[in-house]
RNA sequence: CGAGUCGGUCAGGCGAUCGCCCCGCUACUCACUGAGUAGCGGGGAGGAAAGUCCGGGCUCCACAGGGCAGGGUGCCAGGUAACGCCUGGGGGGCGCGAGCCCACGGAAAGUGCCACAGAAAAUAUACCGCCGGCUUUGGCCGGUAAGGGUGAAAAGGUGCGGUAAGAGCGCACCGCGCGGGUGGUAACACGCCGCGGCACGGCAAACCCCACCCGGAGCAAGACCAAAUAGGGGAGCAGCAAAGGCCGUAAGGCCGGCGCACCGGUGUCCGCCCGGGCUCCCGGGUAGGUCGCUAGAGGCCAUCGGCGACGGUGGUCCCAGAUGAAUGGUUGUCCUCGACAGAACCCGGCUUAACGGCCGGCUCCUUCU
Numbered sequence: 001c002g003a004g005u006c007g008g009u010c011a012g013g014c015g016a017u018c019g020c021c022c023c024g025c026u027a028c029u030c031a032c033u034g035a036g037u038a039g040c041g042g043g044g045a046g047g048a049a050a051g052u053c054c055g056g057g058c059u060c061c062a063c064a065g066g067g068c069a070g071g072g073u074g075c076c077a078g079g080u081a082a083c084g085c086c087u088g089g090g091g092g093g094c095g096c097g098a099g100c101c102c103a104c105g106g107a108a109a110g111u112g113c114c115a116c117a118g119a120a121a122a123u124a125u126a127c128c129g130c131c132g133g134c135u136u137u138g139g140c141c142g143g144u145a146a147g148g149g150u151g152a153a154a155a156g157g158u159g160c161g162g163u164a165a166g167a168g169c170g171c172a173c174c175g176c177g178c179g180g181g182u183g184g185u186a187a188c189a190c191g192c193c194g195c196g197g198c199a200c201g202g203c204a205a206a207c208c209c210c211a212c213c214c215g216g217a218g219c220a221a222g223a224c225c226a227a228a229u230a231g232g233g234g235a236g237c238a239g240c241a242a243a244g245g246c247c248g249u250a251a252g253g254c255c256g257g258c259g260c261a262c263c264g265g266u267g268u269c270c271g272c273c274c275g276g277g278c279u280c281c282c283g284g285g286u287a288g289g290u291c292g293c294u295a296g297a298g299g300c301c302a303u304c305g306g307c308g309a310c311g312g313u314g315g316u317c318c319c320a321g322a323u324g325a326a327u328g329g330u331u332g333u334c335c336u337c338g339a340c341a342g343a344a345c346c347c348g349g350c351u352u353a354a355c356g357g358c359c360g361g362c363u364c365c366u367u368c369u
Stems, first nucleotide, its partner, number of pairs: 002364009012334007020044011046340001050351002053349005058218004065270004070214005075089005090104001091102004105209002110207002112203003127148002129144006156174006175198001176196005181190003222291004232282006239260002244255004262276004298317008335338001
């Protein structure tokens, strides 16, 4: 100098003019929970606001006990309100490297699949070949899985011995399994020790098994105020009944309605609790306003602890709250020429889209010193 990799950051700028939304103050007006007008001051869309994929806060229903189904995650240790996220580590893979990726528990619980090719695709072989015997020289029988072929993958690899030829058949080393030791919180690692000729490959992002986690619905949640109508009309169903009271000479009758049954209550079943007369048809009114709604698991700065995610302490700041939906129109100028793109209860993540600019760390190639 170039190429790469990781992290941080900006989101067209500046000016003029008219307009929009929220908050606060002042003045005036009005039909005065408030609304309108004028002026002044302050504020006003994102790094993803997107997807609605996860996790929560919050609200309501249920629960507070137990079961089933369903769903989610899947190496270890931490972080966090929590997570399927993040950080660090282990193992595997890619890259010369800085770095990047992983749907990473179990194949000896069981079931299933491995196309085509190939003799054969898993308690699975004999096509070619090799060896032995017979032979009418066409071939037949037996042994073999070391050599060759097919394939993504073919009864562990190399070597020596042995054999008719071979084969863990035997041996050495490696690999594998089991047991132990050392280090590490652990996942794991080890040029460590011993035993065993050794279960037979892959796939669980196949069904499944194992471990752990999960109640549901959602701001159109929910709460309050005001107003209006027709507390309308019709049909059907409505079981058993405690305590207690009244009447009665008594038998018994009447009232009553704890409870049971039935229906409903945010997956389903039991239980608990709460509510209720139930079902169908016709018809009518309202759809307005306020709250929820923005001071937060908040931002920024400093410092301490930690490899780090992050946490502690101190200081400082308030930074959108619309509701058919606020940021717009005109114009001048600058240059890096502006992509993807607009909050709707809020926050922590992930994923996707995407024009450029700036800053920093690290790696590699080449050249010079």
A computed fold for a 369-nucleotide RNA from Haliea sp., annotated as Bacterial RNase P class A. Its Rfam family is "Bacterial RNase P class A". Rfam classes the family as a ribozyme. Of the family's consensus pairs, 97% are formed in the model.